[in-house]
RNA sequence: UGCGGCGUGGCCCAACGGUAGGGCGGCUGGCUGUUAACCAGACGAGUGCAGGUUCGAUUCCUGCCGCCGCAG
Numbered sequence: 001u002g003c004g005g006c007g008u009g010g011c012c013c014a015a016c017g018g019u020a021g022g023g024c025g026g027c028u029g030g031c032u033g034u035u036a037a038c039c040a041g042a043c044g045a046g047u048g049c050a051g052g053u054u055c056g057a058u059u060c061c062u063g064c065c066g067c068c069g070c071a072g
Base pairs, nucleotide, nucleotide: 001071002070003069004068005067006066007065010024011023012022013021018055027041028040029039030038048064049063050062051061052060
């Protein structure tokens, strides 16, 4: 430098172009002599950045940034 893949809550991972969901963790409560385990509940991200297309973009397109891989 070129090509490919990826970027979404604290962490991991989903989401035929139509209200962004699940697990773990954390919080509150229940249970227990206590902890752990278990049960219940409430919260937490508008999706790397900037544009474009569209009635509508996590999704499609362009540029850039970062990470990984391959090639030189």

Model confidence (mean pLDDT): 82 of 100. Predicted 3D model of a 72-nucleotide RNA (transfer RNA) from a Gemmataceae bacterium. The organism belongs to Gemmataceae, within Bacteria. It matches the Rfam family "tRNA". Rfam classes the family as a transfer RNA. The RNAcentral record of the sequence draws on ENA.